[in-house]
RNA sequence: GCCUAACACAUGCAAGUCGAACGAGACCUUCGGGUCUAGUGGCGCACGGGUGCGUAACGCGUGGGAAUCUGCCCUUCGGUUCGGAAUAACUCAGGGAAACUUGAGCUAAUACCGGAUGAUGACUCCGGGGGAAAGAUUUAUCGCUGUUGGAUGAGCCCGCGUCGGAUUAGCUUGGUGGCGGGGUAACGGCCCACCAAGGCGACGAUCCGUAGCUGGUCUGAGAGGAUGAUCAGCCACACUGGGACUGAGACACGGCCCAGACUCCUACGGGAGGCAGCAGUGGGGAAUAUUGGACAAUGGGCGAAAGCCUGAUCCAGCAAUGCCGCGUGAGUGAAGAAGGCCUUAGGGUUGUAAAGCUCUUUCACCGGGGAAGAUAAUGACGGUACCCGGAGAAGAAGCCCCGGCCAACUCCGUGCCAGCAGCCGCGGUAAUACGGAGGGGGCUAGCGUUGUUCGGAAUUACUGGGCGUAAAGCGCGCGUAGGCGGUUUGCCAAGUUGGGUGUGAAAGCCCGGGGCUCAACCCCGGAACUGCACUCAAAACUGGUAAGCUAGAGAUCGGAAGAGGUAAGUGGAAUUCCCACUGUAGAGGGGAAAAUUCGUAGAUUAUUCGGGAGGAUCACCAGUGUCGAAGGCGGCUCACUGGAUCCGAUGUUGACGCUGAGGUGCGAAAGCGUGGGGAGCAAACAGGAUUAGAUACCCUGGUAGUCACGCCGUAAACGAUGAUGACUAGCUGUCAGGGAGGUAUGCUUUUCGGUGACGCAGCUAACGCAUUAAGCAUUCCGCCUGGGGAGUACGGUCGCAAGAUUAAAACUCAAAGGAAUUGACGGGGGCCCGCACAAGCGGUGGAGCAUGUGGUUUAAUUCGAAGCAACGCGCAGAACCUUACCAGCCCUUGACAUACCAAUCGCGGUUACCGGAGACGGUUUCCUUCAGUACGGCUGCAUUGGAUACAGGUGCUGCAUGGCUGUCGUCAGCUCGUGUCGUGAGAUCUUGGGUUAAGUCCCGCAACGGGCGCAACCCUCGCCUUUAGUUGCCAUCAUUUAGUUGGGCACUCUAAAGGGACUGCCGGUGAUAAGCCGGAGGAAGGUGGGGAUGACGUCAAGUCCUCAUGGCCCUUAUGGGUUGGGCUACACACGUGCUACAAUGGCGGCGACAGAGGGCAGCGACCCCGCAAGGGUGAGCUAAUCUUUAAAAGCCGUCUCAGUUCGGAUUGUUCUCUGCAACUCGAGAGCAUGAAGGUGGAAUCGCUAGUAAUCGCAGAACAGCAUGCUGCGGUGAAUACGUUCCCGGGCUUUGUACACACCGCCCGUCACAUCAUGGGAGUUGGCUUUACCCGAAGGUAGUGCGCUAACCAGCAGGAGGCAGCUGACCACGGUGGGAUCAGCGACUGGGGUA
Repeated sequence: GCCUAACACAUGCAAGUCGAACGAGACCUUCGGGUCUAGUGGCGCACGGGUGCGUAACGCGUGGGAAUCUGCCCUUCGGUUCGGAAUAACUCAGGGAAACUUGAGCUAAUACCGGAUGAUGACUCCGGGGGAAAGAUUUAUCGCUGUUGGAUGAGCCCGCGUCGGAUUAGCUUGGUGGCGGGGUAACGGCCCACCAAGGCGACGAUCCGUAGCUGGUCUGAGAGGAUGAUCAGCCACACUGGGACUGAGACACGGCCCAGACUCCUACGGGAGGCAGCAGUGGGGAAUAUUGGACAAUGGGCGAAAGCCUGAUCCAGCAAUGCCGCGUGAGUGAAGAAGGCCUUAGGGUUGUAAAGCUCUUUCACCGGGGAAGAUAAUGACGGUACCCGGAGAAGAAGCCCCGGCCAACUCCGUGCCAGCAGCCGCGGUAAUACGGAGGGGGCUAGCGUUGUUCGGAAUUACUGGGCGUAAAGCGCGCGUAGGCGGUUUGCCAAGUUGGGUGUGAAAGCCCGGGGCUCAACCCCGGAACUGCACUCAAAACUGGUAAGCUAGAGAUCGGAAGAGGUAAGUGGAAUUCCCACUGUAGAGGGGAAAAUUCGUAGAUUAUUCGGGAGGAUCACCAGUGUCGAAGGCGGCUCACUGGAUCCGAUGUUGACGCUGAGGUGCGAAAGCGUGGGGAGCAAACAGGAUUAGAUACCCUGGUAGUCACGCCGUAAACGAUGAUGACUAGCUGUCAGGGAGGUAUGCUUUUCGGUGACGCAGCUAACGCAUUAAGCAUUCCGCCUGGGGAGUACGGUCGCAAGAUUAAAACUCAAAGGAAUUGACGGGGGCCCGCACAAGCGGUGGAGCAUGUGGUUUAAUUCGAAGCAACGCGCAGAACCUUACCAGCCCUUGACAUACCAAUCGCGGUUACCGGAGACGGUUUCCUUCAGUACGGCUGCAUUGGAUACAGGUGCUGCAUGGCUGUCGUCAGCUCGUGUCGUGAGAUCUUGGGUUAAGUCCCGCAACGGGCGCAACCCUCGCCUUUAGUUGCCAUCAUUUAGUUGGGCACUCUAAAGGGACUGCCGGUGAUAAGCCGGAGGAAGGUGGGGAUGACGUCAAGUCCUCAUGGCCCUUAUGGGUUGGGCUACACACGUGCUACAAUGGCGGCGACAGAGGGCAGCGACCCCGCAAGGGUGAGCUAAUCUUUAAAAGCCGUCUCAGUUCGGAUUGUUCUCUGCAACUCGAGAGCAUGAAGGUGGAAUCGCUAGUAAUCGCAGAACAGCAUGCUGCGGUGAAUACGUUCCCGGGCUUUGUACACACCGCCCGUCACAUCAUGGGAGUUGGCUUUACCCGAAGGUAGUGCGCUAACCAGCAGGAGGCAGCUGACCACGGUGGGAUCAGCGACUGGGGUA
């Protein structure tokens, strides 16, 4: 221990007792009497027990009060007398199914009635009247009755306290009060008649919703917040509503009457019932127990008592629901067992844990004893608590967690799946986050989850918050209530402070003791209960009152400034229109584009200081200047008028003040209304342009409107900063503001008021504010409480409307926001650079071909690369091989590595044959026969065969990686230490002034230094010197066909070491700097040219197919071998190139000059052959020696502008070379053929000097194959004004809602889905109100010639009473209207989410 259904209840029990009140009946009897019982009568049944519906209330809490009653109990003083009439039971006779009931007759009482007596009480006209009782019993005693006081209990009144809503603001007619009655135990509008006009309410009435209240309980440091189970006090209720009766007490849970709903019985006529008592049942629900025992104890009722009754209570049962205590063992035990898990394979961990050994027995179990609770008896609990003995480690451990918060980590599985999740978040192939395991952590008979409350939350802030920009100052005045308020004195004592008294129930909390073995628990005592009331005192402060004061505030007087306001009048310039004159073809407008438009019906322009009309506005002055509360206000004059306006003065008043909920007034623009007005301007609209479009920007027109009056009442109504008065460093402008002093007209000092700039302290999250505060404090008002929904819906108020104002919720998100920082970005700014543009030269894009890519095709056309930074890229060279792809055929420990066993001395090379496409298989000729040795077919190395571990993979993942590379970019940047500044992110240094190719250098500077980058150091080319001269060179001397040879090393050259260039010198400039400009000298001049060299980083850039490598996958195949094919396809598209289109050329002839390389399976000369490619022969050369090797552009001649003597594609044919092999698919040569192409659209690329352009040469790889690539030299230009623009980059500044960083972020409609919500013709229900109708029971009033025992009696009757009837009241019910809340609702509106 039913929080939900105060939902419905079967069955049993929960209130009876008394024979010592009474009659009667029955039974027993020892005849004394006793027992039992229906009935009459008495007391009780108003307690005890249950529940929380209702109730926002004197219901409860607390403290007071006066106008009351109180059975039983205590107490005081008395009384207890005399009579009478009935009636149940019972008997007889009926009715009814039953419940029950009718008539007649008999009878008793402590039942009922009358008389007497009786007061200190009540009434009184003061004479009086009225007014009680009961007995039982042998005694004792128990009763009865009146009365006094008490106790107990109850009723009534009052102060204060007691939930939410104002989208409930007015409520009230017995309502407020009075007089008089009635009524009650009692006061009272409690009720009635009359009278008055009251009563309540922003200090929240009324209405609506919710709720029993309290002691307490939970939480909290406290203040608070939430709550009202158990226990205790009070209240309310008892199926729902109403009513009374009896009684001391009820409007009565287990009483009555009526009405209603429901259930049950019935013979259909009529009856019965009320678990929110204890158990229990159904139902509802996430959810809550036994139809138990006993009156032994405590208490209650009755009784004289014994006793009876008691689901109150005491116990037991069920539930780990909570709290408390205890156990599930203790000691020892390392081979650190086995097993598990992990592993770097060594080990680690589980772990002294286990086993083993030595012990113990609490609890549970078995046996025995056995209470207290009980004063003499009586024990449900209970053979219970407890005690003794016994056996045996025996019967007894789980739950959650391990990413952070938060103590505790690894492996496997899974692969954005499955799942987890309180928040952040985890999971897309290496998950400490999912699932499992091992290990670990926490708690433990429990543990975890869910829900609820408080805390943390200073996140509603009284203690204890805020409002410039984060949410938040009303648009601004005036002012009511309210709040707050200068100075002095006296008094009062409301607040305040102190003392005392009463109360603040008990229990609980706290403290100290005590009792159950301890504890929980229980008992005793104390403290506390912070409160309320009364009383005594104090008088500082607040308040009240009385009297003063003048510093606040007002008043008076004198000055001053001003776009302050209203109304009237008036003026000028300008626009437009009209008139007149003159005059002719254009005018307007624009980006100096155009058109719409105006104009020959005479425009525009011009002239006349021309004339006229009308409306609106006031140039210059003009100023972070003035004025005003704000909105706002600008020609001039006059009138009226406002202001805490400012200053000065006064023998003025004397706190008159501040703020200000409601209220009231003002309040830009737009908008609305009005037979007002309308010049210009100008939403809408029209036209013309611009544009992809252009509902825009521009142009031409043009209506509302702009003006007046009346509404509206809002703005980024902003200083995003409410008002007031004090206090707290300065400095400097201004308002020709006002005053005072000095000086003596120049000014200067000072003071008061306004308006600005800067700035200290202080404040602030920062930005910033800073005497005009956002500082320090005061008083008052307004406002805020995450974003969205939404300033929206509904309701109210206002408005002519538009709309304004007041103002939610459902739902949804985990953010929204502020300030500042670093980047990135900008069709932002500044400075600077780059073949970036410009100026030039030559190309590409058009043609043919080559080559790469896409696409398509295919059995396969292997794979990768994709803007720059993929595309003559990997590939420095695919016929086979390569080769990774496809088809076919083969192999399976494998082509290759290591290990084992067996066999063979083997092995290896080579010839030929057969089958086959070959791999392979079979046969065969010849040559050769390993090393060590313990001499053993022993060992090693080999080969073959076998088995198993394994091999193998160009299979996947470059988004798991290393390494390497590209790119920004050879751009000048990127960082660190210390210091300083900042709460911090960060800043400073690195910014500034110059300068440079450069973060290069100089100067300055809260910075001072260091590093990686830049530069230099390195290589090469250019000049010189020295050294050295062979294969190089040859000036001089000889010599030769020839530097051939002698000779020489001077020169060239070669290759080693040095020198040289540093803004060093001069002039100018600059800041006396760095540097720049010019000059001299010099081979070279300001980095001399070129190369190598690539900071921090970016792009998840590229590469697993170079290599390496984690993980995954294949294992008679995704491995290996082989033949053939493919990578070479071809409608097409793109990139990169070559050759051209020709005369700066083609062809023919002549014939000079390089550099740098290569060469032995090589380069290959000379000579011979071939038209040629090439072939034959083969000298020389391992190279400054020989060779490749001939350079080509060049010069001369010819051709003469044409598809050509240009161009060479394509095709035919004959050959050459390489190679096993040129069919798919090589290169070259000869002859023949002779395509497109006449300089190329849009667009686009390279290049700044030995460069572009042009010309040839060599090399790598390679059997062969080059228009590609890498190098080499020959000839050899043009142009650069300049930095506006395009592109890229650097520094700085600025804006930012971007940070995956503009290829960013992001807005709205529409489409689909879903969620909640507003409107909605209506419809359904609840609650409430009002008018009327009906009027049960009931009491009350009236009536009562129907009836009537007690009393009177005069015998007629009366008094009194009853039934009945009537009236008003009234529950339920009915009809109509209204208010309000909720449900549903076709359709419809917006909103949220994806």

The prediction has a mean pLDDT of 83. This is a predicted structure of a 1394-nucleotide RNA (small-subunit ribosomal RNA) from an uncultured prokaryote. Rfam family: Bacterial small subunit ribosomal RNA. Rfam links the family to the GO terms structural constituent of ribosome and ribosome. RNAcentral holds the sequence, with entries from ENA.